[in-house]
Context: one part of a larger RNA
RNA sequence: CUCUCUCUAAGGAACUCGGCAAAAUAACCCCGUACCUUUGGAAUAAGGGGUGCCUUAUAGGCUGCAAUAACAAGGUCCAAGCGACUGUUUAUCAAAAACACAGGUCUCCGCAAAGUCGCAAGACAAUGUAUGGGGGCUGACGCCUGCCCAGUGCCGGAAGGUUAAGGACAUUGGUUAGCAAAAGCGAAGCUAGUAACUGAAGCCCCGGUGAACGGCGGCCGUAACAAUAACGGUCCUAAGGUAGCGAAAUUCCUUGUCGGGUAAGUUCCGACCUGCACGAAAGGCGUAACGAUUUGGAUACUGUCUCAGAGAGGGGCUCG
Numbered sequence: 001c002u003c004u005c006u007c008u009a010a011g012g013a014a015c016u017c018g019g020c021a022a023a024a025u026a027a028c029c030c031c032g033u034a035c036c037u038u039u040g041g042a043a044u045a046a047g048g049g050g051u052g053c054c055u056u057a058u059a060g061g062c063u064g065c066a067a068u069a070a071c072a073a074g075g076u077c078c079a080a081g082c083g084a085c086u087g088u089u090u091a092u093c094a095a096a097a098a099c100a101c102a103g104g105u106c107u108c109c110g111c112a113a114a115g116u117c118g119c120a121a122g123a124c125a126a127u128g129u130a131u132g133g134g135g136g137c138u139g140a141c142g143c144c145u146g147c148c149c150a151g152u153g154c155c156g157g158a159a160g161g162u163u164a165a166g167g168a169c170a171u172u173g174g175u176u177a178g179c180a181a182a183a184g185c186g187a188a189g190c191u192a193g194u195a196a197c198u199g200a201a202g203c204c205c206c207g208g209u210g211a212a213c214g215g216c217g218g219c220c221g222u223a224a225c226a227a228u229a230a231c232g233g234u235c236c237u238a239a240g241g242u243a244g245c246g247a248a249a250u251u252c253c254u255u256g257u258c259g260g261g262u263a264a265g266u267u268c269c270g271a272c273c274u275g276c277a278c279g280a281a282a283g284g285c286g287u288a289a290c291g292a293u294u295u296g297g298a299u300a301c302u303g304u305c306u307c308a309g310a311g312a313g314g315g316g317c318u319c320g
Stems, first nucleotide, its partner, number of pairs: 001315008010306002014304001019301001027051005036041001038140001052062004075299007082291002087099002103138007115124003141286004146216003151213002153209005160204003166198002170194006178185002217235005244278001245275001256272005
């Protein structure tokens, strides 16, 4: 010097990104126990008190409502965010607000099911049968879930337009039986081409559909101070964001402004609304309980610190 420990005056988080680490709490019994709540909880809430005596002592005995301590053995409270919860996850830097979940909803599937694997046979689904099985989204519970079908998708429709192979009226060329003195003409068949017409789904078309993919405006004026604009005008759109929430895990400007907490608060809590760029199952807003979750505060406690000191043991170092 370093590692692992022990103790420390006064102070007690002034340390620090942050109480990280340490200290503190701790068992049993008795008293007592708030907000809130889904009436189950919250709750060991919080807070307070007790744990004696004897003996031959790892045990036994006595009294009493009740008889820890060698080790082991919750710190607590308040306020917010997120996720309902128990659970799962990056074996070896992430345990979470991510995944899952019960519940909700949409959609496909009538069984030789849909779907999946396989070239196939076949297998799973399932020795199941719509109270079943597959897929998508959401994610307990409570209150709710607005407008837009123009585009894209999906579903339904079939009158018309377009449209393939195939079929095919007709027609052109080649070939040649035949005709002709010759030039040439030229049936049928075969062959090469053109092709009216016929010809399904699809697309165009017509409707529906958002817990389908998605989307949910601008400018100008106006009230008897000023400000604001219930109101009016105008342009555009498929329709112009409803309820609720809002400087938010979303707010750039921004340490917004006001209030609370502090002597002092870019964080935190409560409001406001000017939402750069919230918003309703890529769910919106609440919510008791829960959480090795994230943030702020209080109390207790402490060598985290003011500011260091002393000690024990191990290593290093020196000598040997």